[in-house]
RNA sequence: GGAGGCAUAGUUUAAUGGCAAAAUGUUCGGCUCCAACCCGAAAGUUCUGAGUUCAAUUCUCAGUGCCUCCA
Numbered sequence: 001g002g003a004g005g006c007a008u009a010g011u012u013u014a015a016u017g018g019c020a021a022a023a024u025g026u027u028c029g030g031c032u033c034c035a036a037c038c039c040g041a042a043a044g045u046u047c048u049g050a051g052u053u054c055a056a057u058u059c060u061c062a063g064u065g066c067c068u069c070c071a
Stems, first nucleotide, its partner, number of pairs: 001070007010024004018054001026042005047063005
């Protein structure tokens, strides 16, 4: 210098155009003499900008960061 891939909750990952989800973690309550386990509930998220569309995590373009390959 060229090519490809990835970016979603604190963490690990789903969701191929139609209400953003699970596990774990956090908080609260129950259980317990207390704590743990267990049960119930709650809060919390789409890398940034623009475009297409009635509607974008999803499609297009640019940027940022990370990874891989070629030279």